[in-house]
RNA sequence: UAGUCCAUUGGCAAUGGAGUUUGCCAUCCCAAACGGGAAAACCGCCGGACAACCUCUGGGCUGAUGACUCCUACCAACCU
Numbered sequence: 001u002a003g004u005c006c007a008u009u010g011g012c013a014a015u016g017g018a019g020u021u022u023g024c025c026a027u028c029c030c031a032a033a034c035g036g037g038a039a040a041a042c043c044g045c046c047g048g049a050c051a052a053c054c055u056c057u058g059g060g061c062u063g064a065u066g067a068c069u070c071c072u073a074c075c076a077a078c079c080u
Base pairs, nucleotide, nucleotide: 009026010025011024012023013022016071017070018069019068020067021066027038028037029036030035044061045060046059047057048056049055
């Protein structure tokens, strides 16, 4: 100096909140410091278009979870 692993912390996983858990990202700049800015992870599926897809689409479909549980909102059916 570079890479990898472990621990800790923060962020993310197609619509809200909480707990548990899994996976992924964590680099750069400014500042004496507190802190601030940017980046990364992330941004559903089908059909059609296109040489092709990480692209486009006045077409169609599912879902408040990445997964489990609970709450809230929405939708459908039934009963009172």
The prediction has a mean pLDDT of 76. Fluoride riboswitch aptamer (crcB RNA motif) from a Verrucomicrobiota bacterium, 80 nucleotides, folded computationally. The RNAcentral record of the sequence draws on ENA. Rfam family: Fluoride riboswitch aptamer (crcB RNA motif). Rfam links the family to the GO terms response to fluoride and positive regulation of gene expression. Of the family's consensus pairs, 100% are formed in the model.